Record summary:
This is a predicted structure of a 561-nucleotide part of an RNA (large-subunit ribosomal RNA, domain I) from a Candidatus Microgenomates bacterium. Its mean pLDDT, the model's own confidence on a scale to 100, is 83. It matches the Rfam family "Bacterial large subunit ribosomal RNA". The source organism's lineage runs through Bacteria, Bacteria candidate phyla and Candidatus Microgenomatota. The RNAcentral record of the full RNA draws on ENA.
Context: one part of a larger RNA
RNA sequence: CUGACAACGGAUGCCUUGGCAGGUUUUGCCGAUGAAGGACGCAUAUGGCGGCGAUACUCGUCGGGUAGGAGCCAUACUCCUUUUGAUCCGGCGGUUUCCGAAUGGGGCAACCCCUCCGAUGUUAAAUCGGAGAUCCCUACAUAAAGAUUCUACAGCAAUGUAGGAUAUAGUGUAAGGAAGGGCACUUGGGGAACUGAAACAUCUUAGUACCCAAAGGAAAAGAAAGCAUAAGCGAAUUCCCUUAGUAGCGGCGAGCGAAAAGGGAAAAGCCUAAACCCCGCCUUUGGCGGGGGGUUGUAGGGUCUUCAAUAUGGGAGAAUUACGGAUAGCUGAACUACUUGGAAUAGUAGGCCAUAGAGAGUGAAAGUCUCGUAAGCGAAAUCCAAGAUUACCUUAGAGGAUACCUGAGUAUCAUGGGGCACGAUUAAACCCUGUGAGAAGCUACCACGACCACGUGGUAAGGCUAAAUACAAAACCUGACCGAUAGUGAACUAGUACCGUGAGGGAAAGGUGAAAAGCACCCCGGAAGGGGAAUGAAAUAGAACCUGAAAUUGUCAGCUA
Numbered sequence: 001c002u003g004a005c006a007a008c009g010g011a012u013g014c015c016u017u018g019g020c021a022g023g024u025u026u027u028g029c030c031g032a033u034g035a036a037g038g039a040c041g042c043a044u045a046u047g048g049c050g051g052c053g054a055u056a057c058u059c060g061u062c063g064g065g066u067a068g069g070a071g072c073c074a075u076a077c078u079c080c081u082u083u084u085g086a087u088c089c090g091g092c093g094g095u096u097u098c099c100g101a102a103u104g105g106g107g108c109a110a111c112c113c114c115u116c117c118g119a120u121g122u123u124a125a126a127u128c129g130g131a132g133a134u135c136c137c138u139a140c141a142u143a144a145a146g147a148u149u150c151u152a153c154a155g156c157a158a159u160g161u162a163g164g165a166u167a168u169a170g171u172g173u174a175a176g177g178a179a180g181g182g183c184a185c186u187u188g189g190g191g192a193a194c195u196g197a198a199a200c201a202u203c204u205u206a207g208u209a210c211c212c213a214a215a216g217g218a219a220a221a222g223a224a225a226g227c228a229u230a231a232g233c234g235a236a237u238u239c240c241c242u243u244a245g246u247a248g249c250g251g252c253g254a255g256c257g258a259a260a261a262g263g264g265a266a267a268a269g270c271c272u273a274a275a276c277c278c279c280g281c282c283u284u285u286g287g288c289g290g291g292g293g294g295u296u297g298u299a300g301g302g303u304c305u306u307c308a309a310u311a312u313g314g315g316a317g318a319a320u321u322a323c324g325g326a327u328a329g330c331u332g333a334a335c336u337a338c339u340u341g342g343a344a345u346a347g348u349a350g351g352c353c354a355u356a357g358a359g360a361g362u363g364a365a366a367g368u369c370u371c372g373u374a375a376g377c378g379a380a381a382u383c384c385a386a387g388a389u390u391a392c393c394u395u396a397g398a399g400g401a402u403a404c405c406u407g408a409g410u411a412u413c414a415u416g417g418g419g420c421a422c423g424a425u426u427a428a429a430c431c432c433u434g435u436g437a438g439a440a441g442c443u444a445c446c447a448c449g450a451c452c453a454c455g456u457g458g459u460a461a462g463g464c465u466a467a468a469u470a471c472a473a474a475a476c477c478u479g480a481c482c483g484a485u486a487g488u489g490a491a492c493u494a495g496u497a498c499c500g501u502g503a504g505g506g507a508a509a510g511g512u513g514a515a516a517a518g519c520a521c522c523c524c525g526g527a528a529g530g531g532g533a534a535u536g537a538a539a540u541a542g543a544a545c546c547u548g549a550a551a552u553u554g555u556c557a558g559c560u561a
Stems, first nucleotide, its partner, number of pairs: 001558007013546001014511002018482002020479009029181002037099003040053003044076002047073003050057001059093006068081002070078001104113003114132006134178003138174005147166008185216001186214005196203001200251001226233002238265004248256002269464003272407001276292007297442001299406003302402006313394003318390004324384004329377003335350005351368002353357001359371003412437008422449001444459005498505002518545001521532004
């Protein structure tokens, strides 16, 4: 060096309990009636996981279901339990230690300490049960100091002393509410930098990450002071497609980037303020509260007046409930022989079912063996949903006159900022806002991308509003997704072990066999281990267990300077 046989090692192949992505459907807040999350306990033995709570591997009840059962790792034991229906599955209840918003006080969370009431107890002790935090609102009770005012007294007066009145703060009691949590989604308040611009400052990254507040099952938005343009829409908002990488913005760099119109999803509209009338109270040219009235742009409403009508719709709120659905389930077709083999689902031969030839399992590859599948059926109890019914609420006009009302520190302007795709002097409208000015009020006002005229559209300065949308979870289905260094960090006791004071960081680790049949018995050995024997299809499948590559190691043989 080559080869053989072993050893070590755990690649590869095969497998999948676990992941990943998407789709469909359904559901969506919990909490002082103590949550989320934990600590400590509970079994015959009990370490971990799961379950449960001193009624502690469970209790009651109503249903389902049927022969075994006492959760899993994982057995052993038992005078255990069970057809008088257990175990198990589902609905509704019961119990639910201690900590935690944690709330009687304290505290180094899961601990310490106290007051009052009730029960038991002859008293007491002991035991058991209950109450006791703070803030907000409402009601009731009580009620200061100071102030105002009244009376009396003193004083020339200011004022002082005494007493009273008006309350209020406070205090007490009671009912109701709040607090804290929630992956992602939502709205609002704050708000970066790395980066890109091939440097960098405007710009970009980006109103992103992150922080805070608040809410809900969705949130937000929303019923034209709209969009548009010589044509029109008008049924608000939201979401998708398109318009379009267009119009534009831009150290006109890098880059940023619409809208209307059009096509779809879903569709729903309403309530107030004011004028005027009535009532109550008060500090009475008026104010406050309650009721009626009224709600719009072709202007509408009020008031006065003339006429007409007695109907028809609506309800997103309440109650009941049909059909349906969810939370356990039930029925469910059809194959044998021979051959090979350890085993038949294979091969051969001949059948059968099919509204079922989806899939999984079974000692190899099964429509006809098992579970299922197609199809059909099912709920005592609780919930979802809302077609219907009921009650209740609500709902109409026309003409004329009048000029009472129609949301003010508002609109608007100036200036400083911010938002709009739009970087501010740019032609810069529109929206929000700090500061300073500051209208009209229907013969009014606002907008239509400077501004003016004309034209067109609308009625701000109060409020509510389902659905289409976002996200999550569950169930089911799917995959030219992964297959144990992959796929989640986690297929295994995984957010575990371990590291860190802490915030936090964070693994490795799957496979005997069809079945433990997991090697009785004998021999060597102190044991480990081995040799027989036995099991098995196989033991070079023996638990360091499927396959078993390479590096590396040993023994033997051959070759070689």